[in-house]
A computed fold for a 74-nucleotide RNA from a Chloroflexota bacterium, annotated as transfer RNA. The coordinates come from a structure-prediction model, not an experiment, and the mean pLDDT is 81. Lineage of the source: Bacteria > Bacillati > Chloroflexota. Its Rfam family is "tRNA". Rfam's curators write: Transfer RNA (tRNA) molecules are approximately 80 nucleotides in length.
RNA sequence: GGGCGGUUAGCUCAGUUGGCUAGAGCGCAUGCUUGACAUGCAUGAGGUCAGAGGUUCAAGUCCUCUACCGCCCA
Numbered sequence: 001g002g003g004c005g006g007u008u009a010g011c012u013c014a015g016u017u018g019g020c021u022a023g024a025g026c027g028c029a030u031g032c033u034u035g036a037c038a039u040g041c042a043u044g045a046g047g048u049c050a051g052a053g054g055u056u057c058a059a060g061u062c063c064u065c066u067a068c069c070g071c072c073c074a
Base pairs, nucleotide, nucleotide: 001073002072003071004070005069006068007067010026011025012024013023019057028044029043030042031041032040050066051065052064053063054062
C1' cells in the first nucleotide's frame, strides 16, 4: 500500500426482509428476604447504535467518506 471482518448500555454480546418504544446476560442502585453476610426475588437507572454525509415516508440495518481495532496478502 491492497483486501476482508468488526465498532450497539460500565463489561461481554444479540438485533430476521429497513417498519411503531433498541434488547439480553453480568455489573450497578433501591426494596424484600437474613441476627448479619452470601444466595434468591422484585423494581429501577443506565444508549451520540464509532463520527460525518447521503438514500427513503421511515435507517442500528442500505450507500459514500473518515477514525479506531483485528486478520490476510504484498